[in-house]
RNA sequence: GCGCGCAUAGCUCAGUGGUAGAGCGCACCGUUCACAUCGGUGAGGUCCAAGGUCCGAUCCCUUGUGCGCGCA
Numbered sequence: 001g002c003g004c005g006c007a008u009a010g011c012u013c014a015g016u017g018g019u020a021g022a023g024c025g026c027a028c029c030g031u032u033c034a035c036a037u038c039g040g041u042g043a044g045g046u047c048c049a050a051g052g053u054c055c056g057a058u059c060c061c062u063u064g065u066g067c068g069c070g071c072a
Stems, first nucleotide, its partner, number of pairs: 001071007010024004018055001026042005048064005
């Protein structure tokens, strides 16, 4: 330099056009003499950035940024 993939909650990841979710973690409540386990409730997101398409974009297109892999 060229090609490909990834970027979504604190962490690991789903979500392929119509109100953004799970597990773990966190807070509170129940259970216990207490802790753990278990059950319940809740908080937590400008979906990497900018532009475009569309009635509507996390999702499609373009560019950029960061990370990873391959080729040279």
The RNA shown here (transfer RNA) has 72 nucleotides and comes from a bacterium. Rfam family: tRNA. The RNAcentral record of the sequence draws on ENA. Model confidence (mean pLDDT): 83 of 100.